[in-house]
């Protein structure tokens, strides 16, 4: 790499460093020398594992808390979009793939 599974219209940035690129891909549209990516710092979000309670009950599940642990994340819905479909069709829906992210499993 690939493989199960959940989630993905909410939330949450400054400083320091570097010096032109970023949003995974397309194809659009954006961010950007009023400092891109990438390092470091110190904050915040958020609750998927972990922990705590509670209540159910031996199948573990529901619900709450907390934010010390292990991840994440912190422009734009995964920015939009991408296969099939539907509909009242300059457009809208539903939404597969793909892609992130966590947890497993190997």
């Nucleotide at each position: 790499a690939a493989c199960u599974c959940a989630u993905c219209c909410a939330g949450a940035g400054c400083g320091g460093u570097g010096g032109a690129g970023g949003g995974a891909c397309u194809g659009g549209c954006c961010c950007u020398g009023c400092g891109a990516a990438g390092c470091c710092g110190c904050g915040g979000c958020a609750a998927c594992c972990a922990u705590u309670g509670u209540c159910a009950g031996u199948g573990u599940g529901a619900c709450a808390a907390a934010a010390c642990g292990g991840u994440g994340c912190u422009a734009a819905u995964u920015c939009c979009u991408g296969a099939a479909g539907g509909c009242a069709u300059a457009g809208c829906c539903u939404g597969a793939a793909a892609g992130a992210u966590g947890a497993g499993a190997g």
A computed fold for a 106-nucleotide RNA from Anaerovibrio lipolyticus, annotated as SAM riboswitch aptamer (S box leader).
Of the family's consensus pairs, 97% are formed in the model.
The sequence was found by an Rfam model in a public genome assembly.
The source organism's lineage runs through Bacteria, Bacillati, Bacillota, Selenomonadales and Anaerovibrio.
Rfam family: SAM riboswitch aptamer (S box leader). Gene Ontology term of the family: regulation of gene expression. About the family: The SAM riboswitch is found upstream of a number of genes which code for proteins involved in methionine or cysteine biosynthesis in Gram-positive bacteria.